[in-house]
Molecule: c-di-GMP-I riboswitch aptamer
Organism: Paenibacillus tyrfis
RNA sequence: ACAUGAAAAAGGCAAACUAUUCGAAAGAAUAGGACGCAAAACUAGAGGGGCUAAGGCUGCUAUUGCUAUAGCGGCUAUGCCAGCCAGCUACCUGU
Numbered sequence: 001a002c003a004u005g006a007a008a009a010a011g012g013c014a015a016a017c018u019a020u021u022c023g024a025a026a027g028a029a030u031a032g033g034a035c036g037c038a039a040a041a042c043u044a045g046a047g048g049g050g051c052u053a054a055g056g057c058u059g060c061u062a063u064u065g066c067u068a069u070a071g072c073g074g075c076u077a078u079g080c081c082a083g084c085c086a087g088c089u090a091c092c093u094g095u
Base pairs, nucleotide, nucleotide: 001095002094003093005092012037013036017032018031019030020029021028022027035083042087043086047085048084049081050080051079055076056075057074058073059072060071061070062069063068
């Protein structure tokens, strides 16, 4: 430097679900728990993709003198996801 990571050692991480907390939600943290993982380490202002829509903008309807308020929708990230791809660094083994 490379790898369809076969066997082995030291080990590592922890999905769903449950409880508590935070959050509008998506989601996150902690504890339990293991479906799996050779990067399931790290990076989410400046690669793609996905989730949510508080706030903002907006359509319709109702009430209303305008304004405004309420209900049901649409768009939107400044909120998130690295266990979707990607980027980047690394243990062991093999060549």